[in-house]
Notes
Transfer RNA from a Candidatus Daviesbacteria bacterium, 72 nucleotides, folded computationally. It was read from a public genome assembly. Model confidence (mean pLDDT): 84 of 100. NCBI's taxonomy places the organism under Bacteria, Bacteria candidate phyla, Candidatus Daviesiibacteriota. Its Rfam family is "tRNA". It is annotated as a transfer RNA.
RNA sequence: GCCAACGUAGCUCAGGGGCAGAGCGGGCGUUUCAUAAGCGCUAGGUCACAGGUCCGAAUCCUGUCGUUGGCA
Numbered sequence: 001g002c003c004a005a006c007g008u009a010g011c012u013c014a015g016g017g018g019c020a021g022a023g024c025g026g027g028c029g030u031u032u033c034a035u036a037a038g039c040g041c042u043a044g045g046u047c048a049c050a051g052g053u054c055c056g057a058a059u060c061c062u063g064u065c066g067u068u069g070g071c072a
Stems, first nucleotide, its partner, number of pairs: 001071007010024004018055001026042005048064005
């Protein structure tokens, strides 16, 4: 330099046109003499950024940035 994949909660990742989710982690409650585990509830997101398509975009298209991998 060229090509590809990926970027979503603190972490690991689902979701690929119509309400943004799970597990772990955090907070509160319950239980215990106490702690942990268990159980219940709960907070937390500009879906990397910008533009386009569409009635409607996290999702499709283009560009930029970043990460990873391949080729040279």